[in-house]
Context: one part of a larger RNA
Molecule: small-subunit ribosomal RNA, 5' domain
Organism: uncultured bacterium
RNA sequence: GGACGAACGCUGGCGGCGUGCUUAACACAUGCAAGUCGAACGAGAAUCUAUGGAAAGAGGAUUCGUCCAAUUGAAAUAGAGGACAGUGGCGGACGGGUGAGUAACGCGUGAGGAACCUGCCUUUCAGAGGGGGACAACAGUUGGAAACGACUGCUAAUACCGCAUAACGCGUAGAGGUCGCAUGGCCUUUACGCCAAAGAUUUAUCGCUGAAAGAUGGCCUCGCGUCUGAUUAGCUAGUUGGUGAGGUAACGGCCCACCAAGGCGACGAUCAGUAGCCGGACUGAGAGGUUGAACGGCCACAUUGGGACUGAGAUACGGCCCAGACUCCUACGGGAGGCAGCAGUGGGGAAUAUUGGGCAAUGGGCGCAAGCCUGACCCAGCAACGCCGCGUGAAGGAAGAAGGCUUUCGGGUUGUAAACUUCUUUUGUCAGGGACGAGCAGAAGACGGUACCUGACGAAUAAGCCACGGCUAACUACGUGCCAGCAGCCGCGGUAAUACGUAGGUGGCAAGCGUUGUCC
Numbered sequence: 001g002g003a004c005g006a007a008c009g010c011u012g013g014c015g016g017c018g019u020g021c022u023u024a025a026c027a028c029a030u031g032c033a034a035g036u037c038g039a040a041c042g043a044g045a046a047u048c049u050a051u052g053g054a055a056a057g058a059g060g061a062u063u064c065g066u067c068c069a070a071u072u073g074a075a076a077u078a079g080a081g082g083a084c085a086g087u088g089g090c091g092g093a094c095g096g097g098u099g100a101g102u103a104a105c106g107c108g109u110g111a112g113g114a115a116c117c118u119g120c121c122u123u124u125c126a127g128a129g130g131g132g133g134a135c136a137a138c139a140g141u142u143g144g145a146a147a148c149g150a151c152u153g154c155u156a157a158u159a160c161c162g163c164a165u166a167a168c169g170c171g172u173a174g175a176g177g178u179c180g181c182a183u184g185g186c187c188u189u190u191a192c193g194c195c196a197a198a199g200a201u202u203u204a205u206c207g208c209u210g211a212a213a214g215a216u217g218g219c220c221u222c223g224c225g226u227c228u229g230a231u232u233a234g235c236u237a238g239u240u241g242g243u244g245a246g247g248u249a250a251c252g253g254c255c256c257a258c259c260a261a262g263g264c265g266a267c268g269a270u271c272a273g274u275a276g277c278c279g280g281a282c283u284g285a286g287a288g289g290u291u292g293a294a295c296g297g298c299c300a301c302a303u304u305g306g307g308a309c310u311g312a313g314a315u316a317c318g319g320c321c322c323a324g325a326c327u328c329c330u331a332c333g334g335g336a337g338g339c340a341g342c343a344g345u346g347g348g349g350a351a352u353a354u355u356g357g358g359c360a361a362u363g364g365g366c367g368c369a370a371g372c373c374u375g376a377c378c379c380a381g382c383a384a385c386g387c388c389g390c391g392u393g394a395a396g397g398a399a400g401a402a403g404g405c406u407u408u409c410g411g412g413u414u415g416u417a418a419a420c421u422u423c424u425u426u427u428g429u430c431a432g433g434g435a436c437g438a439g440c441a442g443a444a445g446a447c448g449g450u451a452c453c454u455g456a457c458g459a460a461u462a463a464g465c466c467a468c469g470g471c472u473a474a475c476u477a478c479g480u481g482c483c484a485g486c487a488g489c490c491g492c493g494g495u496a497a498u499a500c501g502u503a504g505g506u507g508g509c510a511a512g513c514g515u516u517g518u519c520c
Base pairs, nucleotide, nucleotide: 001520002519003518004517006516007515008514009513010512013390014389015388016387017386018385019383020382021348026346027345028344030343031342032341035090036089037088040087041086047080048079049078050077051076055072056071059068060067061066097301098300099299106226107225108224109223110222111221112220113219116218117217121214122213123212124211125210126209127208129163131161132160138153139152140151141150142149143148169194170193171192172191173190174189175188176187177186178185179184199206200205227273228272229271234264235263236262239261240260241259242258243257244256246254276298277297278296279295280291281290282289283288303324304323305322306321307320326337327336328335329334354380356379357378358377362376363374364373365372366371393423394422395421396420403414404413405412406411428457429456430455431454432453433452437447464509465508466507467506468505469490470489471488475504476503477502478501479500485492486491
C1' cells in the first nucleotide's frame, strides 16, 4: 500500500447493486416450510331438483259424524352436488440448512468397469385372455385420562393372489463362429424348465405388461496430488493371501469355515494434533504465500448413539424402531417432541436483520386439464456492512466589512470567504401522467401508483472525521510545568512545549473519517 461476512469511536443527505451468527452442531414458545390425483376405488354430509305424498290446514259446506279444499309440505326413491376421512398411485431420496465429524479414493484430476443398477423421459418390437379371496372406510360392541387401540360383520379398485399365453428374457446342459487386455465378451443354434399385465374417460386420449436400445442419474476400482509433529518407530489376527460357501445391482475378508504366514513401515507406517475438499478469493511484477464468507460442484450430518423397513433410488432433516440426555402433558397406568428449513425467542458474544408480501415471473411435485401446493424463488423491510454513482449550489462580488486569532500595534490572517447581485433545481416537497417485466387468441404483476416523464415552489432539505516534531502533507498563541498527559518507532513534558490540553490557522480524506484485529 492492498484486502475484509468485520467490530469499536465520532459523524451521517440520497440512489443502484450486493452482503449480513465468523461465537454455543447451545436450548427452543408460536406460525408457516410437501403435497397432489374423483380421468384408479368404495362410501358419501350440507344444499338443490324431480317423483312422492304422511301430517297440518286459511276458508267453505254440514244431517255436527264429517266432507271439499288453496297452501305448507315429513318419510321414501332417483339425479345433481361435492365437504371430511379412508383404500390406491406418484412425490415426501429433489429443493432448503449446516460444517460437527472426516487426513479418507473424502475431494481434485485422469483412466477403467469384459464386475454393475437406473423411477419418470425418448425410440423400437411384442402383448393386455380368463378367474379368485381379502383388508380399510362403514356399522355394531368394547378398552383407555389421553395417545391410541381390540373384537364381530359388510364392501370396491389401476390394492393383493393363482391360471393361461411366452421371447431378442432368465436358468441348466450342449454345438458352432468370431473377437479380446487374463478371468472372458459377442453372435447363431438345439433341448428342457420358469416368469407378465389394469383399467379410466368428456371417445380426443391418458395409462398397464415383457423385451431391446438411448439419455439422465448413481455405484465400484485404480494412477497421481492433498496440513503439522520422530520430544510418536515400530504397527497389524479378519490382520495379508488362498480354497469353498454365503451375501450384494456388482467386484471384494464384505461376511463365514478351513488352510498358509503373511501385510505395512525412515520414499515416515502407527499414534497425536488440526482441518470439510475444489472451482475460486485476497495479495504479489512473477514465483509464491494466505484463504475456502457469498455463487457453483462434490462429500458428510440432521438432539446423541445404534438398527433396519419401504422403495428405481434412503440406511431417509419436517418417516419408523430401540437406547441415552433434555423439555412438555398425565386421571401416575402411560404418552408427546426434535428450527444445522423461513421468520422469531432466550443464551453466548466485540458482533450480524422482519414472527413482512406474492406465487406475477423462473423452477419443482401431483394432475389429461382447470388447477392445488411450494419461507425454493421473486420482492419488500432493517443495517454506511461493502462497492459504485450523485448531492450539500454556480457565476460575479474589496469598503479587502464585522467578528475571531495574532502582532514588532504599523499591520497580518481567516478571505471572494461572507454580505450583496444574477442564475440553476441535480436533490427535496407537492400535483398530473405512468410502464417493461405477460411469450402464441384471451386472462393473470407481489414488486407498485414503484421506476420513469411533465409541471410548480424555493438555495431551498444535506459535512464531517483525522492529523499538523521526524518518518509524513500541514504552525502559531495561551494553559500546564517529568504534573496532567501523548506515543506505531525514535521519543515529547522538570516555566517561552510547532510532540500534552484548548483556540485560531493549515494539510489530508470525505458521507464518511480514524482506531483495533487478521492476511499478503